Predicted 3D model of a 74-nucleotide RNA (transfer RNA) from a bacterium. It was read from a public genome assembly.
Order: sequence, then structure tokens, then C1' cells
RNA sequence: GGACCCGUAGCUCAGUUGGUUAGAGUACUACCUUGACAUGGUAGGGGUCACAAGUUCGAAUCUUGUCGGGUCCA
Repeated sequence: GGACCCGUAGCUCAGUUGGUUAGAGUACUACCUUGACAUGGUAGGGGUCACAAGUUCGAAUCUUGUCGGGUCCA
């Protein structure tokens, strides 16, 4: 230098042919349960879907560029 893949909650990830409110597990906070702890249960907070632009009535999803990570080739 070239090709491809990935970037969504603190962490691990789903969401796939564009469409109703952005979700799960885990973690965190409060409460219930216990003599206490653990386990379990209920509720809650937390996200500019890496960033920017474009297409569209509508974009996490499509297109382009940038940034970061990974694999391969030279």
C1' cells in the first nucleotide's frame, strides 16, 4: 500500500431482506425474602446504535468518507 470482517448500555451480545417504543444476559441502585449472608423475586437508572455526510415519508439497518480494532496479501 491492497482485500475482507467488526464497532449497539460498565461488560458479553442479539437485532439481517428500512417501518410502530432500541432489547437480552450480566453488572449497578432500591425494596421484599433471612437472625445475618448467599440464592431467589420485584422495580429503577444507564445508549447521540464509533463519527460525519447523503438517499428516503421514514435509517442501528442502504451509500460514501473518516476514526479505531482484527485477519490475510504484498

Its mean pLDDT, the model's own confidence on a scale to 100, is 80.